[in-house]
A computed fold for a 96-nucleotide RNA from Boudabousia tangfeifanii, annotated as Bacterial small signal recognition particle RNA. A source record names the gene ffs. The source organism's lineage runs through Bacteria, Bacillati, Actinomycetes, Actinomycetales and Boudabousia. Its Rfam family is "Bacterial small signal recognition particle RNA". Rfam classes the family as a non-coding RNA gene.
RNA sequence: ACUGGAUCCUCGCGUGACGUUAUCGUCCGAACCUCCCCAGGGCCGGAAGGCAGCAAGGAUAAGGGCGCUCUGAUGGGUACGCGGGGAUUCUUUAUG
Repeated sequence: ACUGGAUCCUCGCGUGACGUUAUCGUCCGAACCUCCCCAGGGCCGGAAGGCAGCAAGGAUAAGGGCGCUCUGAUGGGUACGCGGGGAUUCUUUAUG
C1' cells in the first nucleotide's frame, strides 16, 4: 500500500415496537336557535282527505368524556436490516 473482518461514531432510508396525539374508535351531546318523525291540539275542506306543527321519540352539529384495536400525524440515549462518510483494531497478499 492493499484484501477481508470486528467494534464504535455520524448521516440517510426501510420495517417493527413503544410514547404522545387526532382529521381515528367509542360514548354523551340542541327547550328554541339543526334534521327526521310528529300523539294531542290547530288550520283548510261538505266529505274523502290535505297543510303547518308543540311535547315525547330518533339522528346529528358545535362541544365534551374515555381510549389507542383500526387509520393518520409525530417523537427518540428505540430494535432489526440496508446504504454513504469517519475512527480504532485484527487480518490476507505484495514490496522495502